[in-house]
RNA sequence: AUAUUAAGAGUUUGAUCCUGGCUCAGGAUGAACGCUGGCGGCGUGCCUAACACAUGCAAGUCGAACGACCCCUUCGGGGGUAGUGGCAGACGAGUGAGUAACGCGUGGGAAUCUACCCCAGACACAGGGAUACCUGGCCGAAAGGUUAGUUAAUACCUGAUAUUCUCGCAAGAGAAAAGCUCCGGCGGUUUGGGAUGAGCCUGCGUCCUAUCAGCUUGUUGGUGAGGUAAUGGCUCACCAAGGCUAUGACGGGUAGCUGGACCGAGAGGUUGACCAGCCACGAUGGGACUGAGACACGGCCCAUACACCUACGGGUGGCAGCAGUGAGGAAUCGUGCGCAAUGGACGAAAGUCUGACGCCGCGACGCCGCGUGAAGGAAGAAGCUUCUCGGAGUGUAAACUUCUUUUCCAUAGGACGAUUAUGACGGUACUAUGGGAAUAAGCCACGGCUAACUUCGUGCCAGCAGCCGCGGUAAUACGAGGGUGGCAAGCGUUAUCCGGAUUUAUUGGGCGUAAAGAGCGCGUAGGCGGUUUCACCAGUCUUAACAUAAAUCUCAUUGCCUAACAAUGAACCUUGUUAAGAUACUGUGGAACUCGUGGAUGGCAGGGGCAAGCGGAAUUCCCGGUGUAGGGGUAAAAUCCAUUGAUAUCGGGAGGAACACCAAUGGCGAAGGCAGCUUGCUAGGUCAUUUCAGACGCUAAGGCGCGAAAGCGUGGGGAGCGAACGGGAUUAGAUACCCCGGUAGUCCACGCCGUAAACGAUGCUGACUAGCUAUAGGGAGUAUCGACCCUUCUUGUAGUGAAGCUAACGCGUUAAGUCAGCCGCCUGGGGAGUACGGUCGCAAGACUAAAACUCAAAGGAAUAGACGGGGGCUCGCACAAGCGGUGGAACAUGAGGUUUAAUUCGACGAUAAGCGAAAAACCUUACCAGGGUUCACCCUAUUAGAACCCCACGGAAACGUGGGGGUGCCUUCGGGAGCUAAUAGGUCGGUGAUGCACGGUUGUCGUCAGCUCGUGCCGUGAGGUGUCCCGUUAAGUCGGUCAACGAGCGCAACCCUUACUCUGUGUUGCUUCGGUGUCACGCCGAAGAUCUCACUGAGGACUGCCUCGCCUAUUGAGCGGGGAGGAAGGUGGGGAUGACGUCAAAUCAGCGUGUCCCUUAUGCCCUGGGCAACACUCGUGUUACAAUGGUCAGCAACAACGGGUUGCAAGUCCGCGAGGACAAGCUAAUCCCUGAAAUCUGACCCCAGUUCGGAUUGUAGGCUGAAACUCGCCUGCAUGAAGCCGGAAUCGCUAGUAACCGUGGAUCAGAACGCCACGGUGAAUACGUUCUCGAGCCUUGUACUCACCGCCCGUCAAGUGAGCCGAGUCAGCAAUGCCCGAAGUACCCCAGUAGGGGUACCACGGCAGGGUUGGCGAGGAGCGCUAAGUCGUAACAAGGUAUCCGUAGGGGAAUCUGCGGAUGGAUCACCUCCUUU
Repeated sequence: AUAUUAAGAGUUUGAUCCUGGCUCAGGAUGAACGCUGGCGGCGUGCCUAACACAUGCAAGUCGAACGACCCCUUCGGGGGUAGUGGCAGACGAGUGAGUAACGCGUGGGAAUCUACCCCAGACACAGGGAUACCUGGCCGAAAGGUUAGUUAAUACCUGAUAUUCUCGCAAGAGAAAAGCUCCGGCGGUUUGGGAUGAGCCUGCGUCCUAUCAGCUUGUUGGUGAGGUAAUGGCUCACCAAGGCUAUGACGGGUAGCUGGACCGAGAGGUUGACCAGCCACGAUGGGACUGAGACACGGCCCAUACACCUACGGGUGGCAGCAGUGAGGAAUCGUGCGCAAUGGACGAAAGUCUGACGCCGCGACGCCGCGUGAAGGAAGAAGCUUCUCGGAGUGUAAACUUCUUUUCCAUAGGACGAUUAUGACGGUACUAUGGGAAUAAGCCACGGCUAACUUCGUGCCAGCAGCCGCGGUAAUACGAGGGUGGCAAGCGUUAUCCGGAUUUAUUGGGCGUAAAGAGCGCGUAGGCGGUUUCACCAGUCUUAACAUAAAUCUCAUUGCCUAACAAUGAACCUUGUUAAGAUACUGUGGAACUCGUGGAUGGCAGGGGCAAGCGGAAUUCCCGGUGUAGGGGUAAAAUCCAUUGAUAUCGGGAGGAACACCAAUGGCGAAGGCAGCUUGCUAGGUCAUUUCAGACGCUAAGGCGCGAAAGCGUGGGGAGCGAACGGGAUUAGAUACCCCGGUAGUCCACGCCGUAAACGAUGCUGACUAGCUAUAGGGAGUAUCGACCCUUCUUGUAGUGAAGCUAACGCGUUAAGUCAGCCGCCUGGGGAGUACGGUCGCAAGACUAAAACUCAAAGGAAUAGACGGGGGCUCGCACAAGCGGUGGAACAUGAGGUUUAAUUCGACGAUAAGCGAAAAACCUUACCAGGGUUCACCCUAUUAGAACCCCACGGAAACGUGGGGGUGCCUUCGGGAGCUAAUAGGUCGGUGAUGCACGGUUGUCGUCAGCUCGUGCCGUGAGGUGUCCCGUUAAGUCGGUCAACGAGCGCAACCCUUACUCUGUGUUGCUUCGGUGUCACGCCGAAGAUCUCACUGAGGACUGCCUCGCCUAUUGAGCGGGGAGGAAGGUGGGGAUGACGUCAAAUCAGCGUGUCCCUUAUGCCCUGGGCAACACUCGUGUUACAAUGGUCAGCAACAACGGGUUGCAAGUCCGCGAGGACAAGCUAAUCCCUGAAAUCUGACCCCAGUUCGGAUUGUAGGCUGAAACUCGCCUGCAUGAAGCCGGAAUCGCUAGUAACCGUGGAUCAGAACGCCACGGUGAAUACGUUCUCGAGCCUUGUACUCACCGCCCGUCAAGUGAGCCGAGUCAGCAAUGCCCGAAGUACCCCAGUAGGGGUACCACGGCAGGGUUGGCGAGGAGCGCUAAGUCGUAACAAGGUAUCCGUAGGGGAAUCUGCGGAUGGAUCACCUCCUUU
C1' cells in the first nucleotide's frame, strides 16, 4: 500500500429501564451411542490397564580377514555351515510412565569428542606366544559347564621407526600399523583440516497453588588435588560463611516440550492424535562392560514382583516393534502381500536382511465426489388425511408414453509407476461392446427462540423438556395418523473445546443506592513525578546482515475427469542476535531555576488532646421540724410505699454521676470523637509579609499506630439509669411491649479486645470546567470621629443550580463532570463470611477464607395500580338531631337443619332467605312409590283405512282386547291434499353434566363522578401531561391559571309525569233553560262553549332583572340576604335513563347454544303421594299489647288509579251472614265493580289480661272445582293462648316525606298478612362533620400485582441429598535418622597367573518417630431440596413496640431486652436555611 474482517435471541416484572447470571443458534473432534445404509477417491483407527502376554515374524551381513568341515564339479572352480575376526545391532520402529527441568523453544558461547565419508602429509619394518572351532574325557533332566590335546588370521603381544602427536619452561620422555586380491583395486597406522553427528555452558520464554514463607551444609565461594572427551563441588582435603527468596525461594498438585491443530474480526482461549524436530523410557530398581558413540527395547550382571519349564538339584523370559490374544472399557482394525519402488545395515560386487517402507484388507471414523433416473403426463385416478359435506390436500406425484445408462452385470482390450533389468499392488485404474429403470433413501424436527399444522387418543395420568415451560376433557408442546420443513448416505443424541461472553474487560468492564472504597492515619519497598540546559544513547526509531528446519496456513500455477488430495514457486513465520545511524520523548549523569513542597517572622479562631483544681442546679439517701391519709402508677389497674406517720413542705448533712440556658445544616479533629469554670503542658489549621532552602514531591503492598459501644482481667467506686432476675398487669398464651423493684454494667486507674448502618454507604493527591445565596475564621480597599454596612482576596461549612455525567434517583468548583498518578476491592443467588488450616486473643471472638450441593433467578431505580390499625380535602339518612320500627308474643311466609320412599332444583355477607314462584288440592311437577310403554312428536318409503263417532269387557287410570256405525274434498279420472293405523329406516327426546366452554339477560359498587382518545409536549422507557393547582358546583358543573389544544363515553339537557296559562275540539263529560217527579238524589227535551274536566298543540324559569354583602388575583365562576315579576326561584317535585370496568358475581331450570353423557331409558304416559313433615335456629312481615283507644249508632262528609262478555253485574226476592234465585244495563268519560276508610257527630266502656288482644279448638254452613282427607277460601255461633311496648344489638325515613288510613290491579276455576299501583289525613328534626360505615380527589410508604382474604420468618415433625466434626481403623506418597549391605566401581593386601580377602560408596530390605493424602466409621452439629403437617406471627404500611448494624445476656421458635450507632423511618408541630415573585 492493497486485500480480508466483527449480527444476535429467550428467560427476573402487571408493565419499564438497568445490573446480572443461566440457556440457545456457529465451528471443531483419533470420538462413542440410536435409527438407517448404494459406490468410489484421499486420509485416519487402544484417548482406558507404561495391564499381562500364546504363536510367527521385526538385525543382520561379510569366504575379497581366518582355519576347519560338508556338498557339487566339466578339476578351472562353484555352493553351504558353525566358529574366530570385522562392521552394524547407540539407526530405523514404539510409547509418553517419569520430568516444572537448560527438559523444551529461541538466541548466543568455549573448555571438547566424532566410526563410516572428503582433502592433504607421512608410514606400513622385524618378531612372538596363544585360542575358539575341532578331537577325546567328565558333570547336568535341561540350560549349559569343565578338563586334556591340536590349529589360523586384518584376533592378541613385543621390539624398531616418528612427517607428526602427547607431557614438559626446557632438557628430555612416551606413542603406530594388516593384510587380501580376479592386479582393476579394497583395506591398515599416524597427523592436520573439512563435513556430519554428539557432549557442555548460558541470556530470555515456559501451568496452578501463599489455606506452601522462609529454604540450603557440598550448601555458596576460594586454594590444591582427583576425575572426565571436555568446563565445573562433578568428587575429595583444607579455608571462608556464604548462596536463594514477595520480580514468589522451599513445598504441594498437574503435565512430555515444540513446529503446529481447533475456535476467534482480532487480541486471545483451548490443545499437542496423525506428519515433522527434540527429550525421556523399554516389567520395576540399581550397576557397569564393550564401543567413535550406550550406562544399550529384541546386549550383560545383581535385586524384586510376576509368568513358564523342571528329573526339585536348577534354569528361562520381558510385544510402550508388526500382526494377534486375554483383561479393562462407551470405544479403536488382518496372526494379509511384497522387497517392484523409496530408504537403511553389511558386502568390492552379485546379493542377503529389512512388520522401516510400498500395497491390499476391515470400520460411513472424517473430508471430497457421484448415484438412486430424465422429459411429457388430469382442473387432477384410486388409497389415505381433513371437512363448513360444497370441497381441500397428498399431486405431475403415480399409473401411462417416450428417452437415457452415471452406477450395475457380462465380455474383450489394458497402462503410468521402470532410464538397461526387476511390478506386491493387479488383469487394478482406464477404454470398448452388449444388457436392462434395471441394483440403490433415510433420519430429525414442526409452542417461542427456529424453517415447518392439522385430526384422533390420553386427561397433572402416561409422558415431553436445551431455556422459558407443556399435560387437571376441545393439547399446533405427550402418543399415533396425515401433511409440512431441514439435512441427506447419512441424520440425530451424548461428551469435550473455542465462539457468542465486553461474563476477568491490553484491545475492552466496574465500585453513592445493583457485587465492589480497607474504620482512620503515618510510613518502607515498589509505581509515578515541576522548569531550563549540556552530555550519554539504555529504552525508542531507521537501515543492513544472519537466523527464524521441512511440512502446515495464505496466494499463484500445475497434476490426478472434478473435488478432497498432491507438486512447484512466492509470501508469511508477527521474533531473536549483530553492526551502523538518529536523539524529539522517557531514562542516566552534571549544572541551574522557582511556581510544587518545606522553613522563618508576626497575628487569629476553636467543645483538638492530656493532667490538676474549683463550682452551682437536680435526683437519691440520712437526721430534725410542720402536717395527715393517702401516695405512686396506668388506656384502666395492680404489685409497691404509708398511722412504726408516707406523699407534700422547711432546715441541715452525705455521696456519686452528668454539666440546663448560651446552642446554631455553628466550631475543632485523620477517623473514632470532643461541651460547666480556671490553670499548666501540648498537637494541628489558617491569614499576612515574600526575606530562606531549592523538587526535598504524590501514592503506598507488607509494617506500625489510633480506633464508639458492648465485653474481659486486677483494684477502687456506686447517686441515677439499668441486660439478667423477681413481682403486677395485658393476652388464647405473653419467656414481650406497660408498671413496681433490681444485679452485672454504666464511673475511675492500669492492661486487653479491634469490631459498628466505624456512612457522604462516595480512597488519597494534583489540574481544568457558568453562576447566585447564606454562614464561620483571617486580610485588603472605600468610607467614617470610630464601629457597622458595602466591595474584594483567601480557607472551611451549607443551599440552589449551567454544561456535562448517570439505569434512573440524583451529582454538579466540597463532582458521581473532564483528565493524570498510585493503592484497595468486585465478577449470579443460596450454601457462607461458614468448614478446614493458619495467625492473633485470658475468653468472647477477630483476621485470612473454600468446596460439594442447589436455584433460574437474586438485585437496583423508576412506573401504573391496589393496600395501610399513613396524612389532607370533600360527599352520602353515614353519624348526630328527630319520628316510627325490628330483636320479646301469636300467627303468616321464606331459609337452614333434621326427618322422609320423596320432602325436586337453583339462590348464601353486603349483592341468598314474602327470592326464581304475577299464586304446588289434580294439572303445574322437574321429586318418590306402583303400573305401563319403546317411538308420544318430526321426515321419508310401503301397506291399509276417509277423518271421525259409538259400544262392551279387564283395570285405579294409562293401557290392552273385541265389536259397531261412517264413506267426505279437489281432479286433466292417472291421481292428489289432509288425517288415522301398522311396518321399515333416519331420527327424536332428556328440567341429565358443565354459568369455570358460551350468547342473551340481571344484581352490585352507583345515578358514585368518573373512564378515555387524537394531535402536541416531557421521559431511554413503562408512562406522564391533558384529568394537576386555586376557587366553585349536586356534578371532570363552571371560571381562572397552566405545554397543552381539542374531542368522545358519562354529568346536565332533550323524554314521561306533575304544578300555571293560552289555542283548538266538546261526547258519554260540563253549564244554562224548560218540562216532570220525589222527602231527597233524579228523569226527559232543548240550547251553549263561560267554568270544571278530557284530549291536542303552544307558552313559561334563564340567577334573565334590581339591591346589599361575601369569596378573590379585588377578574370570573359562584355563594348568601332582600326585592320586583310570577302558578312556579335557583337542577321547581317525581320518574325513565346506569360510563370504562369490578366480583371466573347469578342464571345450561325462562330461552338459545359448544362439548360430554342416557337411548326397552337419565325418554314418554298414568294413578296415588310429596314439594304442606317438625325437637330447633335465622330472615321478612301481619295483628297486637290499648283510652291519641275499643264497641255501637248515624238517610254526617270527601277520593284517585284501575278492571269488566268463559266477564262486571244494577235492581227485586230469600238467607243473621258467607251466599243463593231471577235479572235491566254495559265490549264501557255512557252500565257495573263502587258503601272508600281513617275523619266527624252522639252514646257506652273506665285501666282490668279488660267490651284490649284475637291465636287455638268445637260445631253449623257457603263458594270454586271431576275432586277440598293429606292440602283451599269465606260465614254464623261458641271457645278466648300468648301478649301490659320488648336484653345485647339493629333497620327505615329530610316534606306532601315519615307515620296512620283505606282503595284498585296482576296471577287466578278457587285460594294474599306477599307484590305492584292509587289516593286520604299529615308531622318532628338537622347544632354540626370529632367519631362509625361507604365513596371521590390529592399526597405518602410498600418486600403486595391471584394485588392485605396479599406477602412472609423461624423452631418442631416426615422424606431425601451432599459436605463438615468424630473414638478409631485401613491404605498410599514423599522424606529423615540408624542398621544391613547384592551386583558393580575405586582403592588396599595376598598371589607366578587364574583368583582370594578387605575398605569406601550403594539398590533392595529392616527398625524408629514424625509429615502428608485418601477410604471406612458408632455418633454429633448445621445446610440444601421436597402442592396442600404442627406452633406462633418476627419482617414488608407508623406491619400495629419504626426498622437495621455492632456487642452482651435471656427465651419452644420466629425473636426480646440493655448500651452505643445509622436513616436505608411514617406522621404532626416547631425552628433554621434555600428557591421564586
Small-subunit ribosomal RNA from a Patescibacteria group bacterium, 1477 nucleotides, folded computationally. The prediction has a mean pLDDT of 84.